Transfer RNA from a Pseudomonadota bacterium, 73 nucleotides, folded computationally. It matches the Rfam family "tRNA". The prediction has a mean pLDDT of 80. The RNAcentral record of the sequence draws on ENA. Taxonomically the source falls in Pseudomonadota (Bacteria, Pseudomonadati).
[in-house]
RNA sequence: UCCCCGGUAGCUCAAUUGGUAGAGCGGAGAGCUGUUAACUCUUAGGUUCCAGGUUCGAGUCCUGGCCGGGGAG
Repeated sequence: UCCCCGGUAGCUCAAUUGGUAGAGCGGAGAGCUGUUAACUCUUAGGUUCCAGGUUCGAGUCCUGGCCGGGGAG
C1' cells in the first nucleotide's frame, strides 16, 4: 500500500434479503423469606463508530474516513 471481516444498551450479541431498534446478563423498584441467596413481576437505559449520498423511509444500500481482527506484498 492492497484485500476480507467486524463496530448496535454497561457487557455478550440479534434485527428474516430497506418499513416502529430487541434478547440474555448486568442496573433500579416491588413481591416472596426470620435474613441473605435463589425465584417471580415491573422498569430505566440507544445520535446503531464518524461525515456525506440514494430513498417517502437507512442498523441494513453507495462513497470517503476512524478503530479492532485476519490475509497478501